Context: one part of a larger RNA
Molecule: small-subunit ribosomal RNA, 5' domain
Organism: uncultured bacterium
RNA sequence: AUUGAACGCUGGCGGCAUGCUUAACACAUGCAAGUCGAACGGCAGCACAGCAGUAGCAAUACUGUGGGUGGCGAGUGGCGGACGGGUGAGGAACACAUAGGAAUCUACCUCGUUGUGGGGGAUAACGUAGGGAAACUUACGCUAAUACCGCAUACGACCGAGAGGUGAAAGUGGGGGACCGCAAGGCCCCACGCGAUGAGAUGAGCCUAUGUCCGAUUAGCUAGUUGGCGGGGUAAGAGCCCACCAAGGCGACGAUCGGUAGCUGGUCUGAGAGGAUGAUCAGCCACACUGGAACUGAGACACGGUCCAGACUCCUACGGGAGGCAGCAGUGGGGAAUAUUGGACAAUGGGCGCAAGCCUGAUCCAGCAAUGCCGCGUGGGUGAAGAAGGCCUUCGGGUUGUAAAGCCCUUUUGUACGGGAAGAAAAGCUGUCGAUUAAUACUCGGCGGUCAUGACGGUACCGUAAGAAUAAGCACCGGCUAACUUCGUGCCAGCAGCCGCGGUAAUACGAAGGGUGCAAGCGUUAAUC
Numbered sequence: 001a002u003u004g005a006a007c008g009c010u011g012g013c014g015g016c017a018u019g020c021u022u023a024a025c026a027c028a029u030g031c032a033a034g035u036c037g038a039a040c041g042g043c044a045g046c047a048c049a050g051c052a053g054u055a056g057c058a059a060u061a062c063u064g065u066g067g068g069u070g071g072c073g074a075g076u077g078g079c080g081g082a083c084g085g086g087u088g089a090g091g092a093a094c095a096c097a098u099a100g101g102a103a104u105c106u107a108c109c110u111c112g113u114u115g116u117g118g119g120g121g122a123u124a125a126c127g128u129a130g131g132g133a134a135a136c137u138u139a140c141g142c143u144a145a146u147a148c149c150g151c152a153u154a155c156g157a158c159c160g161a162g163a164g165g166u167g168a169a170a171g172u173g174g175g176g177g178a179c180c181g182c183a184a185g186g187c188c189c190c191a192c193g194c195g196a197u198g199a200g201a202u203g204a205g206c207c208u209a210u211g212u213c214c215g216a217u218u219a220g221c222u223a224g225u226u227g228g229c230g231g232g233g234u235a236a237g238a239g240c241c242c243a244c245c246a247a248g249g250c251g252a253c254g255a256u257c258g259g260u261a262g263c264u265g266g267u268c269u270g271a272g273a274g275g276a277u278g279a280u281c282a283g284c285c286a287c288a289c290u291g292g293a294a295c296u297g298a299g300a301c302a303c304g305g306u307c308c309a310g311a312c313u314c315c316u317a318c319g320g321g322a323g324g325c326a327g328c329a330g331u332g333g334g335g336a337a338u339a340u341u342g343g344a345c346a347a348u349g350g351g352c353g354c355a356a357g358c359c360u361g362a363u364c365c366a367g368c369a370a371u372g373c374c375g376c377g378u379g380g381g382u383g384a385a386g387a388a389g390g391c392c393u394u395c396g397g398g399u400u401g402u403a404a405a406g407c408c409c410u411u412u413u414g415u416a417c418g419g420g421a422a423g424a425a426a427a428g429c430u431g432u433c434g435a436u437u438a439a440u441a442c443u444c445g446g447c448g449g450u451c452a453u454g455a456c457g458g459u460a461c462c463g464u465a466a467g468a469a470u471a472a473g474c475a476c477c478g479g480c481u482a483a484c485u486u487c488g489u490g491c492c493a494g495c496a497g498c499c500g501c502g503g504u505a506a507u508a509c510g511a512a513g514g515g516u517g518c519a520a521g522c523g524u525u526a527a528u529c
Base pairs, nucleotide, nucleotide: 001528002527003526005525006524007523008522009521012376013375014374015373016372017371018369019368020334025332026331027330029329030328031327034079035078036077039076040075042072043071046070047069048068050065051064052063053062054061055060086287087286088285095212096211097210098209099208100207101206104204105203109200110199111198112197113196114195115194116193117151119149120148126141127140128139129138130137131136157166158165159164171192172191173190174189175188176187179186180185213259214258215257220250221249222248225247226246227245228244230242231241232240262284263283264282265281266277267276268275269274289310290309291308292307293306312323313322314321315320340366342365343364344363348362349360350359351358352357379409380408381407382406389400390399391398392397419462420461428451429449430448431447432446433445434444435443473518474517475516476515477514478499479498480497484513485512486511487510488509494501495500
C1' cells in the first nucleotide's frame, strides 16, 4: 500500500459498487421454457351470431340448441428446451494462452440458380370395453395434417474412366376484375412457407509448434505400445478400431509416478525487474445426486430429457411407484463470516408467432449490510469577568479555554407539511408517396401526423414554512513513533509488535486531567507485495 474479509467499540445522510472464500453437504415451498389455431382433426371450459321455445303489442328478457364465429383445455405436428443462468468437483493436458494449419459440418440469417406435379396407407385425440391404490396402461373401432411412404421430374448435387446411373418437395393465410363451376372452389396476385444446390456470414469439431506449479527421500516407462500395408469407422485426418507384418517409441532438455491446481484478459504490490493472486466483469474449459450408456436432433452423449446400476429421501392398498436448487429466493447444517421465500417485463436481450401478443428469478429495479470507494454534514461570526466546575500547583498561579454561556446570523443533510415535476418511449396506429400487381385489395419501403404504452415512483430534481433545532467517535501518548502529569497498585494485578515495563516516588500496569493522530469511522486479527 492492499482485501469478496471477520472481530471489538461507535455510528447522521447520499451516490456507485460488492456480498457462502467453509459442506460439488442435504433440501420443505413457490417460481426459473415455452410458443404457434396463418400446419391439423377438433370443442372440455368462456363468450357471441343463427335457430327453436316461453313471456310480452313491441323493444327486450329467460330457457334450450348451436364448431357457424371470437377464441381455446387436452392431443397430432413445427420451432425452441444444446441459448440464457449456476458452480469450480475433476483435470498438469492440446485444458488454457499465443501463432499457424487442412482432412470437415453448420438449424435460423443474407445473396444467387432451379423446382414446388400426381398418388397412397396409417395413427393420436375421440368412442366402446377392461386392468391398477397410484404412476400409468391394454384391446377393438373411427379420423386429419406442413406427420409418414411410394410414383414422376432433376438446373445444381452425388457415384462412375466413360457410357450411364442415383436421389426431392407442403402447403397455409389475405385480396380480387374477366373466364369456368349448382356450390365449395378453380384461376390470378401478394405474403409466409417447402425441396435441391452454389456462395457468404456465424457457430462448432480436428491437427501442429511454443509456453504453463512442487517433489529425484519418484529413474527407468511402454504391447495398440511405435511404425507400415489393407480394411472398417467418422461430418472430417489419425491405432480412432480391426487383421497381418516389422520392433520400435519416450526419458537427467526430468519420462513414469506422487502431490497440488480450473486456465486467461486481468487484480494487488513494486521505481522497475519481479513476487503474490485469478472474487465481481469478459473469453475458453469442465461439471449438473454418484457411475455408465445411447436416443432425438443442424447442434447434446443433454442442469430443470430418456434408459440402466448405486446411495439417500418420500408415497403405497406391500403388488409397485416418485425425486434430484453447483437456476432465483428460501430452510437446516458447517463456519469467524456473507442478503428478500420482494416488483416488473416499462427498457435491453432471448424463444415462438405474419402480427397482435405470450413466456423470460436473463435483465432492469427495489429491500438488507459502514463490506468498500467517493461526496456532504454534525453549524458560522462575535464573545475575557479569561465565569463556574474539573485537573495540576512551588499556593503566587497555571491549564481545560474563545472552549462554554451570552449576543448576532444563515440554512446543507435529515424530519414534518403540503406544491410542482422530468429523462429513460422507440416500435405500434394512421395519412401520403414509391415498389408490386389486371387492380385504387393485400404486402413491403420512404416521409409526415396523431393517439396510447413506466416496474422503479409521485422517484431524481425544483420550491414553501419552521427552527441550532436532530447528528462524534475510536485508538494511542517509554524508544522505534506525533503526543505528560497526578493518583491507585507494589515482580501483585497487569502490559507487550521488537527492545522491554511492574519488587513504594511507574511519562510503559489501572483510572483521571491534559495531549497526539485519524474521523462516520477507528483499532485488532488474518492474508499478499